[in-house]
Context: one part of a larger RNA
């Protein structure tokens, strides 16, 4: 000095991106036990008290008396604990070897295609899977427990249905113009033109947004001022509804106010000037769970002020 243990005076998180590490708690038994809640839970919530040996007594457990220590769950083993945000409903899966999470799934929810030799997949095919199932199933996408809810637009793009009239392919028939074959022809052949007949598919005109997606400016305007319920006026397919909002989304920005500290760019709660919030690409709540994540309390403590000793093992010296 390094590693791994052990102790520690005064303080006790001042360490640090962060209480990471390490202390604390810890078993039983009784008392007790908040908010909140989906009434089941939160709950081992907090918190507090006892625990030993001997006689008696008893099935036991308790009771009674008496004994002794600094210490009686005497050693091991063996929960720290409380408020708070935000994300995901849970239990669960996950990058075998840098990620366990808010990522995936997951019951609930909806759309859609499928009438069975189903749709969908896999295979050149045969065949197989679906399924020894039958629209209470199957496949195929989004959402993601539950509660309250899900606005508005079909004009782009997608799909579904419909098609009167108009364009249209190969092809087919007729006409024909130029060659070839032939003595020669109305035959046969080779290229080209015209006209008729003509599918889907698109166009065309409906419908669909839990399809992919969108979801506006400018101006004036109310007895001081300021705001604009209101009114004009372009444009739009429709102008962002009910929520929520400086957020896992705020550039300005350490916004402003509170509330937490002596002091806080954090955190929480209102405000709403939403640069660029918003409703199954969900939205807003949300008990109970989380090695998940913010912030804050009590207790702990060698994180730290500020370090010291000791134990073992290396390393390093000498031999």
């Nucleotide at each position: 000095c390094u590693a791994u243990g052990g102790u520690g005076a005064a303080g006790g998180a001042a360490c640090u991106c962060g209480g990471c590490a390490a202390a604390u708690u810890g078993a039983c038994u009784u008392u007790g036990u908040a908010a909140c809640u989906u009434u089941g839970g939160a709950a081992g919530a907090a918190a507090a008290a006892g625990u030993u040996c001997c006689u008696a007594u008893u099935a036991a457990a308790c009771u009674a008396g008496g004994a002794g220590u600094u210490a009686u769950a005497u050693a091991a083993a063996a929960g720290g604990g409380g408020g708070u945000u935000g994300c995901g409903a849970c239990u669960g899966u996950u990058u075998a070897u840098u990620a366990a999470a808010a990522a995936c799934a997951c019951a609930g929810g909806a759309u859609u295609c499928u009438g069975c030799u189903a749709a969908a997949u896999c295979g050149u095919a045969a065949g197989a899977u679906g399924a020894a199932g039958u629209a209470u199933a199957g496949g195929a996408u989004c959402u993601g427990a539950c509660a309250c809810c899900u606005g508005c637009c079909c004009g782009g793009u997608g799909c579904u249905a419909g098609u009167a009239u108009g364009a249209u392919a190969a092809a087919a028939u007729a006409u024909u113009a130029a060659g070839g074959u032939u003595u020669a022809u109305u035959g046969c052949u080779u290229u080209g033109a015209u006209a008729u007949u003509u599918a889907a598919u698109g166009u065309c005109u409906a419908g669909u947004a839990a399809a992919c997606g969108g979801c506006a400016g400018c101006c004036g305007u109310a007895a001081c001022a300021c705001u604009g319920a209101c009114g004009g006026u372009u444009c739009u397919a429709a102008g962002g509804u009910a929520g929520c909002g400086a957020a896992a989304u705020u550039c300005c920005u350490u916004g402003u106010c509170a509330g937490c500290u002596a002091a806080u760019u954090a955190c929480u709660g209102a405000c709403c000037u939403g640069c660029a919030u918003g409703a199954a690409u969900g939205g807003u709540g949300u008990a109970a769970c989380g090695a998940c994540u913010u912030c804050c309390c009590c207790a702990c403590u060698g994180u730290c002020u500020c370090c010291a000793c000791c134990a073992u093992a290396g390393a390093c010296u000498u031999u």